[in-house]
Molecule: RNase P RNA; transfer RNA
Organism: Candidatus Eiseniibacteriota bacterium
RNA sequence: CGAGUCUUCCAGGUGAUCGCGCCGCGCGCACCGAAGCGGCCGCUACGGCGGUGGCGGAGGUCGGGUGGUGAGGAAAGUCCGAACUCCACAGGGCAGGGCGCUGGGUAACUCCCAGGGGGCGAGAGCCCACGGAAAGUGCAACAGAGAGCAGACCGCCAACGGGCGGCGCGCCUUCGGGUGCCGCCGCUGCGGGCAAGGGUGAAACGGUGAGGUAAGAGCUCACCAGCGACGGCGGCGACGUCGUCGGCUCGGCAAACCCCGCCUGGAGCAAGACCGCAUAGAGGGGGAGAGGUGUGUCCCGCCUCGUCAUCACCCCGGGGUCGGUCGCAUCGAGGUGGUCCGGCAACGGCCACCCCAGUCAAAUGAUCACCACGGAGCAAUCCGACAGAAUUCGGCUUACGGGAGGCUCGGCCU
RNA sequence: UCCGGGAUCGUCUAAUUGGUAGGACAUCAGCCUUUGGAGCUGAGUAUCCUGGUUCGAGUCCAGGUCCCGGAACCA
Numbered sequence: 001c002g003a004g005u006c007u008u009c010c011a012g013g014u015g016a017u018c019g020c021g022c023c024g025c026g027c028g029c030a031c032c033g034a035a036g037c038g039g040c041c042g043c044u045a046c047g048g049c050g051g052u053g054g055c056g057g058a059g060g061u062c063g064g065g066u067g068g069u070g071a072g073g074a075a076a077g078u079c080c081g082a083a084c085u086c087c088a089c090a091g092g093g094c095a096g097g098g099c100g101c102u103g104g105g106u107a108a109c110u111c112c113c114a115g116g117g118g119g120c121g122a123g124a125g126c127c128c129a130c131g132g133a134a135a136g137u138g139c140a141a142c143a144g145a146g147a148g149c150a151g152a153c154c155g156c157c158a159a160c161g162g163g164c165g166g167c168g169c170g171c172c173u174u175c176g177g178g179u180g181c182c183g184c185c186g187c188u189g190c191g192g193g194c195a196a197g198g199g200u201g202a203a204a205c206g207g208u209g210a211g212g213u214a215a216g217a218g219c220u221c222a223c224c225a226g227c228g229a230c231g232g233c234g235g236c237g238a239c240g241u242c243g244u245c246g247g248c249u250c251g252g253c254a255a256a257c258c259c260c261g262c263c264u265g266g267a268g269c270a271a272g273a274c275c276g277c278a279u280a281g282a283g284g285g286g287g288a289g290a291g292g293u294g295u296g297u298c299c300c301g302c303c304u305c306g307u308c309a310u311c312a313c314c315c316c317g318g319g320g321u322c323g324g325u326c327g328c329a330u331c332g333a334g335g336u337g338g339u340c341c342g343g344c345a346a347c348g349g350c351c352a353c354c355c356c357a358g359u360c361a362a363a364u365g366a367u368c369a370c371c372a373c374g375g376a377g378c379a380a381u382c383c384g385a386c387a388g389a390a391u392u393c394g395g396c397u398u399a400c401g402g403g404a405g406g407c408u409c410g411g412c413c414u
Numbered sequence: 415u416c417c418g419g420g421a422u423c424g425u426c427u428a429a430u431u432g433g434u435a436g437g438a439c440a441u442c443a444g445c446c447u448u449u450g451g452a453g454c455u456g457a458g459u460a461u462c463c464u465g466g467u468u469c470g471a472g473u474c475c476a477g478g479u480c481c482c483g484g485a486a487c488c489a
Base pairs, nucleotide, nucleotide: 001410002409003408004407005406006405007404008403009402010401012371013370014369015368016367017366018365020070021069022068023067024066025065027063028062030061031060032059036055037054039052040051041050042049043048072386076397077396079395080394081393082392083391084268085267086266087265091304092303093302094301096264097263098262099261100260101115102114103113104112105111116130117128118127119126120125131259132258136257137256138253139252153198154197155194156193157192160191161190162188163187164186165185166184167183168182169180170179171178172177206224207223208222209221210220211219225249227246228245229244230243231242232241233240234239272326273325274324275323283316284315285314286313319488320487321486334354335353336352337351338350340349341348342347373384374383375382376381415485416484417483418482419481420480421479424439425438426437427436433469441457442456443455444454445453462478463477464476465475466474
């Protein structure tokens, strides 16, 4: 200098002017106005009740003033996990869904940390849905001889059976020869034996060497690889390592059904609660089988069992509204900092300080000046990433600009 | 804000234990015709994108893009 990899940080700054949301403070010949205290009138069962107007001023609205505060690392996707709220819930079973090496962290998680095993890379480093395929069912197109307790196309083989030929031997003979449950030799791949080699495929039932054989082959042996069982040692454990034995070899797919283990009720702030306005509870439909008149039922995917009676539940269509307050944001799984403590770390503890957006036509902005960084341009000057809270948190994933540091590899120079 | 569904030639669609992506209309070329239409014959054209599992993915899994639909309250 180049290529790569990991970790971490920032998300331009300052000032002026104008503007928006929320909160606090104080102001106003502005508006509304509670409690309380009097007056007048009427009624009275003499306790009070009703009406009317006055003082009063809690509080609110509006207006302008002033001070404070006001988007993100992803606010995004809505993919996981929770908080919170409502509904359901005697019990049991089935079904469904999710997760899946070990140990730890956490409110919880499919997240995070550390470790084990496997894979990728030259390396720093990165990736893994990583239980079970000798529980069962199933799948493997095409090619190929054969694709799952496989198979024989080419090939190798004359050991065995058969066939043919020659010789020998026995028997018969008309002496030419014929014949055989016979022997030996040779030929033959017909039956058969083999799986070493060729070839197909993503995948072909171990590798090398020697012995062995008709030819061969874990057929046998030695070494190596792999699998299983048992035992020893190390580790909390996943697992690692060593030894002995075994049959010699038992393959792949569970992001196929499935089996094993663990977890799992449903919905979601348009949850839900309250107030106000308006309209029509007027119509149709639905729910397994009895009776009591009481507050239960309508089976939360199914079944069993239990309980138990109709105006009330649900659906359809029709009607009305398109408002406000709470939930909801000051006390929490809260934030920031620490030369602190425990831990390899995730994280936990302790201490100090802080209170940090709160809307619904959904605020968080605009202009100017100067400075800083990077890029383009001779210069003037121009450009500066992804992206906008919506009940709230913890994660993951995706989008994206720049800076710093560590480490690895390569090249050049000293 | 929350919840659900989908994407295959230009258009409409098919594809089941994962195994050569099929059909119709349209387009193009040829034949026929004086020419056009109709007819006949033939051809081209696609799994939304990126990864993963698998020998093999339209199909299974993960992430992304785009499109569509539903849910307000009251009696």